This is a predicted structure of a 74-nucleotide RNA (transfer RNA) from a Candidatus Altarchaeota archaeon. It matches the Rfam family "tRNA". By type it is a transfer RNA. The coordinates come from a structure-prediction model, not an experiment, and the mean pLDDT is 83. The organism belongs to Candidatus Altarchaeota, within Archaea. The RNAcentral record of the sequence draws on ENA.

[in-house]
RNA sequence: GCCUCAGUAGCUCAGCCUGGUGGAGCGCGUGCUUGGUAAGCACGAGGCCUCGGGUUCAACUCCCGACUGGGGCU
Numbered sequence: 001g002c003c004u005c006a007g008u009a010g011c012u013c014a015g016c017c018u019g020g021u022g023g024a025g026c027g028c029g030u031g032c033u034u035g036g037u038a039a040g041c042a043c044g045a046g047g048c049c050u051c052g053g054g055u056u057c058a059a060c061u062c063c064c065g066a067c068u069g070g071g072g073c074u
Stems, first nucleotide, its partner, number of pairs: 001073007010026004020057001028044005050066005
């Protein structure tokens, strides 16, 4: 230098292909339960989906560029 994959909740990851109300597990908070914890159960909070631009009535999703990280080739 070129190719390729990834970036989404505090953490690990789905969702993207096929645009139309952003999810799960763990963790966190509250409550129930217990003599008290743990475990269990119920409810809840937490996201401008890495950044900029474009297309569109509408973009996490499609297109272009940039940044960061992994892998490969030279």